[in-house]
RNA sequence: GGGAGCGGGUGUGACGGCCGCGGGCCCUUCGAGGGCUCGAGGAAAGUCCGAGCUCCACAGGGCACAGGUGCUGGGUAACGCCCAGGAGGGGCGACCCUCGGAAAGUGCAACAGAGAGUAGUCCGCCGUUGGUCUCUGGCCGGCGGUAAGGGUGAAAGGGUGAGGUAAGAGCUCACCAGCGGCCCGGGUGACCGGGUCGGCUAGGCAAACCCCACCUGGAGCAAGACCAAAUAGAGGAGGAGGGGUGGCCCGCCCCACUCGACUCCCGGGUUGGUCGCUCGACGCGCCGGGCAACCGGCGUGCAAGAUGGAUGGUCGUCCCCUCGGCCUCGGUCCUUCGGAUCGAAGCCGAAGGAACAGAACUCGGCUUACGGCCCGCUCCCCACU
Numbered sequence: 001g002g003g004a005g006c007g008g009g010u011g012u013g014a015c016g017g018c019c020g021c022g023g024g025c026c027c028u029u030c031g032a033g034g035g036c037u038c039g040a041g042g043a044a045a046g047u048c049c050g051a052g053c054u055c056c057a058c059a060g061g062g063c064a065c066a067g068g069u070g071c072u073g074g075g076u077a078a079c080g081c082c083c084a085g086g087a088g089g090g091g092c093g094a095c096c097c098u099c100g101g102a103a104a105g106u107g108c109a110a111c112a113g114a115g116a117g118u119a120g121u122c123c124g125c126c127g128u129u130g131g132u133c134u135c136u137g138g139c140c141g142g143c144g145g146u147a148a149g150g151g152u153g154a155a156a157g158g159g160u161g162a163g164g165u166a167a168g169a170g171c172u173c174a175c176c177a178g179c180g181g182c183c184c185g186g187g188u189g190a191c192c193g194g195g196u197c198g199g200c201u202a203g204g205c206a207a208a209c210c211c212c213a214c215c216u217g218g219a220g221c222a223a224g225a226c227c228a229a230a231u232a233g234a235g236g237a238g239g240a241g242g243g244g245u246g247g248c249c250c251g252c253c254c255c256a257c258u259c260g261a262c263u264c265c266c267g268g269g270u271u272g273g274u275c276g277c278u279c280g281a282c283g284c285g286c287c288g289g290g291c292a293a294c295c296g297g298c299g300u301g302c303a304a305g306a307u308g309g310a311u312g313g314u315c316g317u318c319c320c321c322u323c324g325g326c327c328u329c330g331g332u333c334c335u336u337c338g339g340a341u342c343g344a345a346g347c348c349g350a351a352g353g354a355a356c357a358g359a360a361c362u363c364g365g366c367u368u369a370c371g372g373c374c375c376g377c378u379c380c381c382c383a384c385u
Stems, first nucleotide, its partner, number of pairs: 001381010013318007021039008041356001045367002048365005053220004060250004066216005071085005086099005100211002105209002107205002122150002124146010158176006177201001179198008224275004233266001235265004241255005282301008320353002323349004328344007
């Protein structure tokens, strides 16, 4: 100097003028006006997980029906999140990705290929046999053996070597890889290291069914509570059952069983306000513990609550980015009092740009979107010292 990996911060910025909007407090006043103060985000988003809070249920049992999670240890109110570790895979590397079980069973695998999972004979190789010809041989077949070699494929049922054989083959043996059982050592554990024995080899997919372990009541702030307002159901039809308990069955609870629950149709009224509503597993700083996630202590702060839904508009100056000009410095090259080109700092000028998006009960996460600028750590390559 170039390229790359990981993480963090900021995010129509600052000041001022004018106009405007929502909440709170105060003043003057009763038509209203004025003052002070507060007023969007890192994702407020998607609504994908986990909770708080609210209402309903709380009487459970069976079926093993449904959904979810899935290496280990820790963190947390909890999680599918986070941290640390383990194993496998990718990358020269910083670093990144994945995660129960496929020797319990069932199932699936396009195209190509003879054959796709109790393997398989297309070519080839070998044995045997028939025919034919221009007969040391060639060509065309039949039967059988064979997974060494070729070919197809994402994948063809361990690898290398030796023995063996007509040719071959874990057929036998040695070594290696991998698998299973047992033992020893280390680790809380996932797992790691070593030894020994075994059969010669076990393919992929579980986001296919399934198996194993663990977890799971329902609905949601339009929850729900209260005040006010309004009122017409002797209406019509059906009707013995309806509703809750996540699914089904039993059971239980509530409302009904002809003065009839409930369902449908028709008709009428109201459709305003208050609370919930923002102080909370909260933010910031310091100290302590822990590798870390995080936890504890002390101090300090209060930071939007709208309900047709506020948080804005405009002007001026400055700042940032882009472009142009001037000047200075440095590098490289050339035809060397000079010129060309590249880079950096400074000054001046002009037009333009500034993303993604916007609270609606509240938190903890995840995911996705985002113009530009800034910072930190690390890796690789080249050159020079």

Bacterial RNase P class A from a Gemmatimonadota bacterium, 385 nucleotides, folded computationally. The prediction has a mean pLDDT of 77. Taxonomically the source falls in Gemmatimonadota (Bacteria, Pseudomonadati). Rfam family: Bacterial RNase P class A. Rfam describes the family as follows. Ribonuclease P (RNase P) is a ubiquitous endoribonuclease, found in archaea, bacteria and eukarya as well as chloroplasts and mitochondria. The family's RNA type in Rfam is ribozyme. Of the family's consensus pairs, 97% are formed in the model.